[in-house]
Molecule: Bacterial RNase P class A
Organism: Burkholderiales bacterium
């Protein structure tokens, strides 16, 4: 000192001038208006998960459906975080080896990580065989058949071949997997058939709050692998969302009451009852259902538009104190957008910072020119994803110096 990794932190700053929300006080009858003051993020985003709040719905318990899924803690709650355990993998250290590597493996990393000894599926290609056990090459051929020759008086004997019966699962061979590993011992030739080591399976007990770790002992060795396949088990879940929801609330055009009226025909003093035409709705039709024109007053209710909800809140900032952390606790201080078709902007000027070019007395100097991803809409807590630049913190590797 360079590189590469990781982690959180900031996101230009000051001043003027013209605007645009709000809100304070001042005017004002009230609207304008003046003046001060405040006025976007780390993700305001994607809407992905959880929650507060709001309506509606709901005795109680099952089904069916959705979600979560190692243990333990935090929190209002999570599918977030913290921590821990376990698998993978895995540089540096250590160990082996002549080497090429191989063993181990502290750290950073990665993991939807309950169950495959409940059942049901499924597994390209390539192999002989994909869960049942099987045999393509290959080893054997001891044993019984066979063949040859040789011995014997015969009954047979022993040898020698060749692989027909059979026997092996070590060797190669296939694959992402094929039924523990190496070495011996046996044996025709093999094989956990037996044996030492190693691996594995249970497992008394010891640690641990738990996941899980240790493990006497016992056992020739099962139970292959797939649950982001069905399924099982255990836990958790009623909808809709601030355009939720509450208030006040026009004009028109329907609603409803009432008065004035209203097709025909019957019946009745009369209110009215029945049938019928008009109109409309449902219906493929038969068919059904409501059912009176047209002014006047009155009167619900919903639109539009207005006001609440709405920004004081799991708030933010310090010190202390508990906890490894995640987080909480106490005190002390602070107020920090609230618009509603949507403010939250533009110029300039200076200061910082990065670049290019010049000029340097090597201390700067000047000119130019650049600065990201984005834009509240009820709130909060996470996750995702976007992002110039800057400075910090921590790992790791190389180079130099001491």
């Nucleotide at each position: 000192g360079a590189a590469g990794c990781g982690g959180g932190u900031c996101a230009g700053g000051c001043a003027a001038u013209c605007g645009c929300u709000g809100u304070a006080a001042c005017c004002u009858a009230a609207c304008c208006g003046u003046u001060g003051c405040a006025g976007a993020g780390g993700a305001a985003a994607g809407u992905c998960c959880g929650g507060a709040c709001u309506c509606c719905a709901c005795a109680g318990g099952g089904c069916a459906g959705a979600g979560u899924g190692c243990u333990g803690g935090c929190u209002a709650a999570c599918g977030g975080c913290c921590a821990g355990g376990c698998g993978c993998a895995g540089c540096a250290a250590g160990c082996c080896g002549a080497a090429g590597g191989g063993c181990c493996c502290a750290a950073a990393g990665c993991g939807a990580c309950g169950g495959a000894a409940a059942g049901u599926g499924c597994a390209a290609c390539a192999g002989a065989a994909a869960a049942c056990a099987a045999a393509c090459c290959g080893c054997c051929g001891a044993u019984g058949a066979c063949g040859c020759a040789g011995c014997g008086a015969a009954a047979g004997c022993g040898g020698c071949g060749a692989a027909c019966a059979g026997g092996c699962a070590a060797g190669g061979g296939c694959g992402a997997a094929c039924c523990g590993g190496u070495g011996g011992u046996g044996u025709a030739a093999g094989a956990g058939a037996c044996c030492c080591c190693c691996g594995c399976u249970g497992a008394a007990g010891u640690g641990g709050c738990a996941a899980c770790a240790c493990g006497a002992c016992a056992g020739g060795c099962a139970u292959g692998g797939u649950a982001a396949a069905c399924c099982c088990c255990a836990c958790u879940c009623g909808g809709a969302g601030c355009a939720a929801c509450a208030c006040c609330a026009a004009a028109u055009a329907g609603g409803c009451g009432c008065a004035u009226g209203u097709u025909u025909c019957g019946c009745g003093c009369a209110a009215g009852c029945g049938a019928u035409c008009a109109a409309g709705g449902g219906g493929g039709c038969c068919c059904c259902c409501u059912g009176g024109a047209a002014u006047g007053c009155g009167u619900g209710g919903g639109u539009a538009g207005g006001u609440g909800g709405c920004u004081a809140g799991a708030g933010c900032c310090a010190a202390c104190a508990g906890g490894u952390a995640a987080c909480u606790g106490u005190u002390g201080g602070c107020c920090c957008a609230g618009a509603g078709g949507a403010a939250u902007g533009a110029u300039u000027g200076u200061c910082a910072c990065g670049a290019a070019c010049g000029g340097u007395u090597c201390g700067c100097c000047g000119u130019u020119u650049g600065a990201a991803c984005a834009g509240a809409a009820u709130c909060c807590g996470g996750c995702u994803u976007a992002c110039a630049g800057a400075a910090c913190c921590g790992c790791u590797u190389c180079c130099u110096c001491u």